[in-house]
RNA sequence: CGAGCGGAACGGGUGAUCGCUGCCUUCGGGCAGAGGAAAGUCCGGGCUUCACAGGGCAGGAUGCCGGAUAACAUCCGGCGGAGGCGACUCCAGGACAAGUGCAACAGAAAACUACCGCCACUAUGUGGUAAGGGUGAAAAGGCGGUGUAAGAGACCACCGCGUCCGCGGUAACGCGGACGGCGAAUGUAAACUCCAUCCGAAGCAAGACCAAGCAGGAAGCGUUAAGGCCGGCCCGGCCGUGCUUCCGGGUAGGUCGCUGGAAAUACGCGGCAACGCGUGUUCAAGAUAGAUGAUCAUCCACGACAGAACCCGGCUUACAGUUCCGCUCGCGUC
Numbered sequence: 001c002g003a004g005c006g007g008a009a010c011g012g013g014u015g016a017u018c019g020c021u022g023c024c025u026u027c028g029g030g031c032a033g034a035g036g037a038a039a040g041u042c043c044g045g046g047c048u049u050c051a052c053a054g055g056g057c058a059g060g061a062u063g064c065c066g067g068a069u070a071a072c073a074u075c076c077g078g079c080g081g082a083g084g085c086g087a088c089u090c091c092a093g094g095a096c097a098a099g100u101g102c103a104a105c106a107g108a109a110a111a112c113u114a115c116c117g118c119c120a121c122u123a124u125g126u127g128g129u130a131a132g133g134g135u136g137a138a139a140a141g142g143c144g145g146u147g148u149a150a151g152a153g154a155c156c157a158c159c160g161c162g163u164c165c166g167c168g169g170u171a172a173c174g175c176g177g178a179c180g181g182c183g184a185a186u187g188u189a190a191a192c193u194c195c196a197u198c199c200g201a202a203g204c205a206a207g208a209c210c211a212a213g214c215a216g217g218a219a220g221c222g223u224u225a226a227g228g229c230c231g232g233c234c235c236g237g238c239c240g241u242g243c244u245u246c247c248g249g250g251u252a253g254g255u256c257g258c259u260g261g262a263a264a265u266a267c268g269c270g271g272c273a274a275c276g277c278g279u280g281u282u283c284a285a286g287a288u289a290g291a292u293g294a295u296c297a298u299c300c301a302c303g304a305c306a307g308a309a310c311c312c313g314g315c316u317u318a319c320a321g322u323u324c325c326g327c328u329c330g331c332g333u334c
Base pairs, nucleotide, nucleotide: 001330002329003328004327005326006325007324008323009322010321012299013298014297015296016295017294018293020033021032022031023030024029035305039316040315042314043313044312045311046310047203048202049201050200059199060198061197062196063195064078065077066076067075068074079093080091081090082089083088094194095193099192100191101188102187103186115133116132117129118128119127120126121125141159142158144156145155146154160182161180162179163178164177165176166175167174168173207256208255209254210253216247217246218245219244220243221242227239228238229237230236263282264281265280266279267278268277269276270275300303
C1' cells in the first nucleotide's frame, strides 16, 4: 500500500423568534423535553387483578457441557461438526442398535428388496452371489488383501461404529488399549413419538382510591305538600307520600398507578469472560386525544432509518454518512 476479519462510538452544530408538554415561580419568568433502534411485539422478568391444599393428565417451550442472571429461546467460556491459507464465521448439536410413519422423480428394489452382470447345475429354467454396472439426496460399514465355482466380515490389516477398561478433564469430550465382526441392515424426530428440564391465566384500556347526578335501602319526625286499604264514622295501624339524617354499590368527572430503577456512570477488588461486590457521583420526557414543532440566520462532511405511552433484560429487523481500536493474509521498501 492492497485485500479482508472482529469490536466500539457518533447519527448535523450554534444562535434568535414564535408555539406545545411537565416542574418551579418573587407571576417578570426560569429549567427540562425521544432512539440506537423509541420499531417488530418475538422471548424472559418485575408489577397488578383473578385462580390455586397436594399430586397427576392434557397443552406449550427448551434440548452438547460448564458458568452468568431476577429470568430467558439471551450472554460468556469450552466441546464436537462444517467453511476459510488465515484473522475468524456458522450449527435447535438428546434418542431412529423402543414402537409407528414417510422417502417425490429416477431406479429391479427406498427396506426382509436380485434388473443387468458373475458362478454352478439335471439349463428358454432353478439355485448361489451385494464384487462390478446402472438410478438416486440416500442402495447391505469403507478400502486393500486372503479366500471361493463366483462371491460375501466368511477371515485378516488399517479406518469408521458400538461396548468395556485405563489416563486427562468439573463436564461435554479427548487420548490409548482390549473386545464385538457390525441383521444394529439406509436416511428422516423444525414426522408422530420417547427421555430430561421448565411453564397458572390475563394484561397499565392491568388495577387502586375519591365521588356529582339519577335510581335503591334504613331510621326519625309529620299527615300540612297526593292518596289508597282495614265494610259507614272516630281512634289506631299498614302501604304510599313530604322533610331530615345515615348506608352500600357506583356512572360522569378527578386522583393514583407514572417513572428513583434488577438505573446510569467513574474507580477499586474478584473472575479468562459474561458478570458480581464495594465506594463515590448523577437524576435523564411522563402526556391522556395525547407535547417534543415551525420560521430565519450561519457553518460543515448538506444530514439515513425512524419517533416514547407501565418499566426493565434480550433477540430480530431498518439505517445516508463519519471516526476510532485490535487482528489476518499478500506485495513492496528500509
The RNA shown here (Bacterial RNase P class A) has 334 nucleotides and comes from a Lachnospiraceae bacterium.
A source record names the gene rnpB.
It matches the Rfam family "Bacterial RNase P class A". Rfam describes the family as follows. Ribonuclease P (RNase P) is a ubiquitous endoribonuclease, found in archaea, bacteria and eukarya as well as chloroplasts and mitochondria. The family's RNA type in Rfam is ribozyme. Gene Ontology terms of the family: ribonuclease P activity, tRNA processing and dimeric ribonuclease P complex.
RNAcentral holds the sequence, with entries from ENA.
The prediction has a mean pLDDT of 78.
Taxonomically the source falls in Lachnospiraceae (Bacteria, Bacillati, Bacillota, Lachnospirales).
The model forms 94% of the base pairs in the Rfam consensus.